[in-house]
A computed fold for a 478-nucleotide part of an RNA from an uncultured bacterium, annotated as small-subunit ribosomal RNA, 3' major domain. RNAcentral holds the full RNA, with entries from ENA and SILVA. Model confidence (mean pLDDT): 85 of 100. Rfam family: Bacterial small subunit ribosomal RNA.
Context: one part of a larger RNA
RNA sequence: UGACGGGGGCCCGCACAAGCGGUGGAGCAUGUGGUUCAAUUCGACGCAACGCGAAGAACCUUACCUGGGCUUGAACUGGAGUGGAAGUUGGCAGAGAUGUCAAUGUCCUUUACCGGACUGCUCUAGAGGUGCUGCAUGGCUGUCGUCAGCUCGUGUCGUGAGAUGUUGGGUUAAGUCCCGCAACGAGCGCAACCCUUGUCCUUAGUUGCUAACGAGUCAAGUCGAGAACCCUAAGGAAACUGUCGGUGAUAAACCGGAGGAAGGUGGGGAUGACGUCAAGUCCUCAUGGCCUUUAUGUCCAGGGCUACACACGUGCUACAAUGGGCGGUACAAAGGGUCGCAAACCCGCGAGGGGGAGCCAAUCCCAUAAAACCGUUCUCAGUUCGGAUUGCAGUCUGCAACUCGACUGCAUGAAGCUGGAAUCGCUAGUAAUCGCGGAUCAGCACGCCGCGGUGAAUACGUUCCCGGGCCUUGUACA
Numbered sequence: 001u002g003a004c005g006g007g008g009g010c011c012c013g014c015a016c017a018a019g020c021g022g023u024g025g026a027g028c029a030u031g032u033g034g035u036u037c038a039a040u041u042c043g044a045c046g047c048a049a050c051g052c053g054a055a056g057a058a059c060c061u062u063a064c065c066u067g068g069g070c071u072u073g074a075a076c077u078g079g080a081g082u083g084g085a086a087g088u089u090g091g092c093a094g095a096g097a098u099g100u101c102a103a104u105g106u107c108c109u110u111u112a113c114c115g116g117a118c119u120g121c122u123c124u125a126g127a128g129g130u131g132c133u134g135c136a137u138g139g140c141u142g143u144c145g146u147c148a149g150c151u152c153g154u155g156u157c158g159u160g161a162g163a164u165g166u167u168g169g170g171u172u173a174a175g176u177c178c179c180g181c182a183a184c185g186a187g188c189g190c191a192a193c194c195c196u197u198g199u200c201c202u203u204a205g206u207u208g209c210u211a212a213c214g215a216g217u218c219a220a221g222u223c224g225a226g227a228a229c230c231c232u233a234a235g236g237a238a239a240c241u242g243u244c245g246g247u248g249a250u251a252a253a254c255c256g257g258a259g260g261a262a263g264g265u266g267g268g269g270a271u272g273a274c275g276u277c278a279a280g281u282c283c284u285c286a287u288g289g290c291c292u293u294u295a296u297g298u299c300c301a302g303g304g305c306u307a308c309a310c311a312c313g314u315g316c317u318a319c320a321a322u323g324g325g326c327g328g329u330a331c332a333a334a335g336g337g338u339c340g341c342a343a344a345c346c347c348g349c350g351a352g353g354g355g356g357a358g359c360c361a362a363u364c365c366c367a368u369a370a371a372a373c374c375g376u377u378c379u380c381a382g383u384u385c386g387g388a389u390u391g392c393a394g395u396c397u398g399c400a401a402c403u404c405g406a407c408u409g410c411a412u413g414a415a416g417c418u419g420g421a422a423u424c425g426c427u428a429g430u431a432a433u434c435g436c437g438g439a440u441c442a443g444c445a446c447g448c449c450g451c452g453g454u455g456a457a458u459a460c461g462u463u464c465c466c467g468g469g470c471c472u473u474g475u476a477c478a
Base pairs, nucleotide, nucleotide: 001478002477003475004474005473007472008471009470010469011468012467013466015462016461019426020425021424022423023422026317027316028315029314030313031312032311033310034308035307042053043052064303065302066301067300068299069298070297076126077125078124079123080122081121082120083119084118087104088103089102090101091100092099093098107116108115128292129291131290132289133288137286138285139281140280141279142277144275149188150187151186152185153184154183155164156163157162168179169178170177194269195268196267197266199237200236201235202234203233204232205231209226210225213224214223215222240263243257244256245255246254247253319419323378324377325376326375327374328373335366336365337364340359341358345354346353347352385416390411391410392409393408394407395406396405432454433453434452435451436450437449438448
């Protein structure tokens, strides 16, 4: 100087407390451990691994296993030699890779030879490797933590390590600001500048809008028209402790009020200092070294990654009456669409099929939002709760749904009556609850990323648990 303390002081955080809803019990989905297996590819392991890499394992992917092939190789660059345009089509063998046979084709340049593009074979220098080492590395990322810290120049003090500044008194979300002070300044962080949302104005008015006027319809901005409103998207205004009162040291600031759409960082996002964990990744990529070279490379078929006495994590659905069933009726936002989204209409109980208008989309389509509301039924039961499991029959995608897809109909109707010890999230348009969309994607979503609808309770307080910041103290630790 740090680090540590079941030392002290001050302060903060859904850290506790106060509340609301869960997990832990059940069934299923998914990841992991373990076990099994020819293989169940690999990585990730407290927080910070375990719906993680994977925004989509039937083949492919695929790295694993079994078997069948190849060896200048599946892809790529150069050299030497030699042959043929390249290419297209078909037969046979085979699981295919591949092998073999036949047909077709006969390029550019040059008088010709040579040469050129493409391609086959031989030789050769390279190749190739998701092989090892993340403890050789770059890059990227997680985490402490959006915590308020981390440093430097000059000066001063100290033999020196180093100190001071950065401590102290206040204050703040903040090393934020004020005052004081052997310090005076500065840098990286904080804040602001950026995006979005909340109010108003200007400009613009189609594909969006419809107040007034007219037309028109069963109805409808449907049409003429309008530029007011809504909206869209570009610009601007607005919030600064600016103002009033009080407290304070006359400071910084704090408390209350006015005005205001918004008030003291208005809400949300992006943004992550010096560093820590030899944290993660050699399987995104790049790369040193090592290893491999008729194989640890590469092509192909099939299988596996989907196994199952069990254990754990994360979710979904429930156990019901604030509910289930049936009928009627209303209101979104944000997205996607030409290898695409697909309307009307017809068929089917349905998944879906036929059909193909329109749309490269503020125009058309996906697309009925659902919970809610109104009416009716069920009457506390393993039930008209719950839907696992299984049988049969189907639909769709796709060469192909056996291993191993999703969905539909009929039948079946399991566990489950609110969950031990323990444990998680959340402070407001939040929790809870309800549906909608998107990426990936032929198909496949209870996951992920977004969107809106309905919409709470509680916070006395900081003694205690956890994590963190500052000062101080002890230390046989570095």